[in-house]
RNA sequence: CCGCUCUCAACGGGGUGCUCAAAGUCUUGAGCUGAGAGGCCUUUGCAGGCCAACCCGCUGAACCUGAUCCGGAUCAUGCCGGCGGAGGGAUUGCGAGCGGGUCUUCG
Numbered sequence: 001c002c003g004c005u006c007u008c009a010a011c012g013g014g015g016u017g018c019u020c021a022a023a024g025u026c027u028u029g030a031g032c033u034g035a036g037a038g039g040c041c042u043u044u045g046c047a048g049g050c051c052a053a054c055c056c057g058c059u060g061a062a063c064c065u066g067a068u069c070c071g072g073a074u075c076a077u078g079c080c081g082g083c084g085g086a087g088g089g090a091u092u093g094c095g096a097g098c099g100g101g102u103c104u105u106c107g
Base pairs, nucleotide, nucleotide: 001100002099003098004097005096006095008093009092010091011057012056013055014054017032018031019030020029021028022027038051039050040049041048042047063088064087065086069082070081071080072079
């Protein structure tokens, strides 16, 4: 000096569903799966925004499209599998370890 791996930090990306009961148009409680189904603000509503936790950042199935998809299961749901060697998709740094190379000096 180069390459690889790892911890950490900052930055960035992402999703926030389904069912039942009551209430009622502010919602509350309980249940299912999961790493994650949370809180706040604005709005007549639709919808949008912010924060937290969690996960993921090219070794990229975190997540999105395909999809109002297909098969199976379930009270129901991306709940499971297919789709999927399909297409997209968000990085820098300090340090540590391992390996290699170059230069200088001494013998």
Molecule: TPP riboswitch aptamer (THI element)
Organism: Taklimakanibacter lacteus